[in-house]
RNA sequence: GGGCGUGUUGUAUAGUGGCAGUACAGGGGUCUCCAAAACCUCUAGCGGGGGUUCGAUUCCCUCCACGCCUG
Numbered sequence: 001g002g003g004c005g006u007g008u009u010g011u012a013u014a015g016u017g018g019c020a021g022u023a024c025a026g027g028g029g030u031c032u033c034c035a036a037a038a039c040c041u042c043u044a045g046c047g048g049g050g051g052u053u054c055g056a057u058u059c060c061c062u063c064c065a066c067g068c069c070u071g
Stems, first nucleotide, its partner, number of pairs: 001070007010024004018054001026042005047063005
């Protein structure tokens, strides 16, 4: 240089055009003599920009970051 893939909350991950979910972690509560466990509840997210569409995490283009293959 050429080709391909990945990017979703603090972490790990699901989601093939119509409300963004799950687990752990974190805050609050119930229970307990106290703590742990258990249970209830809350908070928090689609890498940046542009396009298509009534509507985009999803499709297209581009950029950024990381990774793989190849010369």

The prediction has a mean pLDDT of 82. Transfer RNA from a Patescibacteria group bacterium, 71 nucleotides, folded computationally. It matches the Rfam family "tRNA". It is annotated as a transfer RNA. About the family: Transfer RNA (tRNA) molecules are approximately 80 nucleotides in length.